[in-house]
RNA sequence: GUGGGUGUAGCUCAGUGGAUAGAGCGCCAGACUGUGGCUCUGGACGCCGGGGGUUCAAAUCCCCUCACCCACCCCA
Numbered sequence: 001g002u003g004g005g006u007g008u009a010g011c012u013c014a015g016u017g018g019a020u021a022g023a024g025c026g027c028c029a030g031a032c033u034g035u036g037g038c039u040c041u042g043g044a045c046g047c048c049g050g051g052g053g054u055u056c057a058a059a060u061c062c063c064c065u066c067a068c069c070c071a072c073c074c075c076a
Stems, first nucleotide, its partner, number of pairs: 001072007010025004018056001027043005049065005
């Protein structure tokens, strides 16, 4: 350089056009307990990597771009 993949909560991931984006773990508070853990209840945390476009409507489709991963090519 060429082609492909991934990017969503602190972490691991789901969601592949339809209203206000979810789960598990973690975190905070409460219940329980002599204390802690376990268990249960509630809560906080996301400008869906960034920008633009299409659409009545975009995490989702298209273009550009950034980061990471894989394969290939060129040079040394």
Transfer RNA from candidate division TA06 bacterium ADurb.Bin131, 76 nucleotides, folded computationally. It matches the Rfam family "tRNA". Rfam classes the family as a transfer RNA. Its mean pLDDT, the model's own confidence on a scale to 100, is 80. NCBI's taxonomy places the organism under Bacteria, Bacteria candidate phyla, candidate division TA06.